[in-house]
This is a predicted structure of a 77-nucleotide RNA (transfer RNA) from a Planctomycetota bacterium. Lineage of the source: Bacteria > Pseudomonadati > Planctomycetota. The RNAcentral record of the sequence draws on ENA. The coordinates come from a structure-prediction model, not an experiment, and the mean pLDDT is 80.

RNA sequence: GGGCGGCUAGCUCAGUUGGUUAGAGCGCCACGCUCACAUUGUGGAGGUCGCAGGUUCGACUCCUGCGCCGCCCACCA
Numbered sequence: 001g002g003g004c005g006g007c008u009a010g011c012u013c014a015g016u017u018g019g020u021u022a023g024a025g026c027g028c029c030a031c032g033c034u035c036a037c038a039u040u041g042u043g044g045a046g047g048u049c050g051c052a053g054g055u056u057c058g059a060c061u062c063c064u065g066c067g068c069c070g071c072c073c074a075c076c077a
Base pairs, nucleotide, nucleotide: 001073002072003071004070005069006068007067010026011025012024013023019057028044029043030042031041050066051065052064053063054062
């Protein structure tokens, strides 16, 4: 330098040919339970969907550029 994959909640990850409220598990907070803790139950908080543009009535989803991570190839030595 070229190619491929990934980036969504604190962590690990889903997200259905673009469509009305963006989700799960774990974690966190509150309550209940307990002498207390753990476990369990119920409820709750938490997101500029990596960044910036574009297309569209409408974008996590499509297009372009950039950034970061991983893999492969090439080049140099």